SAM riboswitch aptamer (S box leader) from Sporomusa termitida, 107 nucleotides, folded computationally. The RNAcentral record of the sequence draws on Rfam. The coordinates come from a structure-prediction model, not an experiment, and the mean pLDDT is 83. Its Rfam family is "SAM riboswitch aptamer (S box leader)". Rfam links the family to the GO term regulation of gene expression.
[in-house]
RNA sequence: UUUUCAUCAAGAGUUGGCUGAGGGACUGGCCCUAUGAAGCUGCGGCAACCAUCGCAAAGGCGAACGGUGCCAAUUCCUGCAGCCUGUAAGGGUUUGGCAGAUGAAGA
Numbered sequence: 001u002u003u004u005c006a007u008c009a010a011g012a013g014u015u016g017g018c019u020g021a022g023g024g025a026c027u028g029g030c031c032c033u034a035u036g037a038a039g040c041u042g043c044g045g046c047a048a049c050c051a052u053c054g055c056a057a058a059g060g061c062g063a064a065c066g067g068u069g070c071c072a073a074u075u076c077c078u079g080c081a082g083c084c085u086g087u088a089a090g091g092g093u094u095u096g097g098c099a100g101a102u103g104a105a106g107a
Stems, first nucleotide, its partner, number of pairs: 001107008013043001015042004022032003026079001028077002044071003049067002052063004075099001080096003083092003
């Protein structure tokens, strides 16, 4: 990089240091940001995919020392198609898909 599978409505930073203008993948929106963005790093936390341990022995339940991940907004909303609604423009606490993120396994 790519393939398969699983998950994505919950949860967790008004944190110290360095630095200094961007960031929320992309589109269109809408937001966040010098009361300090992104990044690096210390500390703290969440979660439970993998590993481990305990219970159970069918599915599973629990713990949280390890490997990842995560800690504004539902993946912030949206994009394509169906459905509902509307004369239409448009709207919808609707269904599926596309894209993306994370993990596990494979090439």